Source information: This is a predicted structure of a 477-nucleotide part of an RNA (small-subunit ribosomal RNA, 3' major domain) from an uncultured bacterium. The coordinates come from a structure-prediction model, not an experiment, and the mean pLDDT is 81.
Context: one part of a larger RNA
RNA sequence: UGACGGGGGCUCACACAAGCGGUGGAGCAUGUGGCUUAAUUCGAAGCAACGCGAAGAACCUUAUCCUGGGUUUGACAUGUAUGGAUUAGCUUUCUGAAAGGAAAGUGACGCGGUUUACCGUGGAACAUACACAGGUGCUGCAUGGCUGUCGUCAGCUCGUGCUGUGAAGUGUCGGGUUAAGUCCCUUAACGAGCGCAACCCCUAUCACUAGUUGCUAGCGAGUAAUGUCGAGGACUCUAGUGAGACUGCCGGUGUCAAACCGGAGGAAGGUGGGGAUGACGUCAAGUCCGCAUGGCCUUUAUGCCCAGGGCUGCACACGUGCUACAAUGGUCGGUACAGAACGAUGCAAGACCGCAAGGUGGAGCAAAUCGCUAAAGCCGACCUCAGUUCGGAUUGUAGGCUGAAAUUCGCCUACAUGAAGUUGGAAUCGCUAGUAAUCGGGGAUCAGCUACGCCCCGGUGAAUACGUUCCUGAGCC
Numbered sequence: 001u002g003a004c005g006g007g008g009g010c011u012c013a014c015a016c017a018a019g020c021g022g023u024g025g026a027g028c029a030u031g032u033g034g035c036u037u038a039a040u041u042c043g044a045a046g047c048a049a050c051g052c053g054a055a056g057a058a059c060c061u062u063a064u065c066c067u068g069g070g071u072u073u074g075a076c077a078u079g080u081a082u083g084g085a086u087u088a089g090c091u092u093u094c095u096g097a098a099a100g101g102a103a104a105g106u107g108a109c110g111c112g113g114u115u116u117a118c119c120g121u122g123g124a125a126c127a128u129a130c131a132c133a134g135g136u137g138c139u140g141c142a143u144g145g146c147u148g149u150c151g152u153c154a155g156c157u158c159g160u161g162c163u164g165u166g167a168a169g170u171g172u173c174g175g176g177u178u179a180a181g182u183c184c185c186u187u188a189a190c191g192a193g194c195g196c197a198a199c200c201c202c203u204a205u206c207a208c209u210a211g212u213u214g215c216u217a218g219c220g221a222g223u224a225a226u227g228u229c230g231a232g233g234a235c236u237c238u239a240g241u242g243a244g245a246c247u248g249c250c251g252g253u254g255u256c257a258a259a260c261c262g263g264a265g266g267a268a269g270g271u272g273g274g275g276a277u278g279a280c281g282u283c284a285a286g287u288c289c290g291c292a293u294g295g296c297c298u299u300u301a302u303g304c305c306c307a308g309g310g311c312u313g314c315a316c317a318c319g320u321g322c323u324a325c326a327a328u329g330g331u332c333g334g335u336a337c338a339g340a341a342c343g344a345u346g347c348a349a350g351a352c353c354g355c356a357a358g359g360u361g362g363a364g365c366a367a368a369u370c371g372c373u374a375a376a377g378c379c380g381a382c383c384u385c386a387g388u389u390c391g392g393a394u395u396g397u398a399g400g401c402u403g404a405a406a407u408u409c410g411c412c413u414a415c416a417u418g419a420a421g422u423u424g425g426a427a428u429c430g431c432u433a434g435u436a437a438u439c440g441g442g443g444a445u446c447a448g449c450u451a452c453g454c455c456c457c458g459g460u461g462a463a464u465a466c467g468u469u470c471c472u473g474a475g476c477c
Stems, first nucleotide, its partner, number of pairs: 008477006015468002019431005026323008034314002042053002065309007074132001078131006089106007109122005134298002137296003143292002145287003148283001150281001155194006161170003174185003200275004205243007215232002219230003246269001249263005325424001329383007342371002346365002351360003390421001395416007437460007
């Protein structure tokens, strides 16, 4: 000077408390440990590993992870030397699981000389040889870059001056105040920088500009019906530019301060709500398997190609989720209302076939034009508390789709089957408002899918917060 204390004071945070809903019990999905295995590739390890890298493991991916087959200037790059005009490419045959290997046929181009033809020469390709290529091999404790975390916590420093023999201190402390080292006052300090805030984006209100593919109040036309058509820019909306909120105004408190409390007006009020934005540093944190890279190792193999298998294995343990245990419910019939995305080997309407998954067919649409488009809700009927008309695991049969190919190992549908489960011990998690809870929709990846994951979108829409003693973490003295 820090760090630490079952030392003290002050302050904050879904930290506790007050509430609501979960996890821990069941079944399944998924990740991990362990076990097993020829192999179950590798990494991640308290918070901050474990629905993590992986925004898609049947082959490929895929990693020599395993078994087997093959190859050696190599799947890929550059250079040098030599070769000859066919060995390259193309076609066919044999062999093989394929990769590959073997054989036969066919078979280039430019320039110069020049008499058809021949000669000389050049680049590309090929072959041989050599330099070298290659490595998801090791070291994240040699590194760059990127990332997590404390933490969106309010801190971390510097120049000059002053104090101290010095390390260092002061400033940054003290009194108020704030979400904030935010601001004010005091002051051996005076200033400044990185952070805070603001500037950026979305959202909430209004105005102006612009009206097509969007909209339709009034006028006209037309239809079984519909902005369908003429027309219109009022409205909604779209998307560009602005306005608006600043403690600006009023009252009170306060040091004639900063600020706080209340009020007015206002769509919005004291940071309006959300996002992006992450200081100096900490953890030799993570990543050599995104990429780059030092060193080491390997070079007829730890490189490369291929077939099949494995990554999906199952006495068990843990994490994260989904579905439930029902009547605020289940089933059936009728009926209403989104937003945001996406669409050309794509999205696919109406129609027809099928109980359905799906199929036939193809109008329209590079899309404010066409397509994809809700569920909970509301109305009615049944069920009447039961392992049930709850729950749907598991299994059988029959189908559908994608794809060379669903056996290991895909998804979906129908019929049948109907398991555990009656609200979950100790313990533990999330959330303060359009939030929790609940309901569906979309997207990336993607042939298909293990998505119940992840990231977005809207619909319905609560309860509680006395307070800071305690638990956890953090800041200042």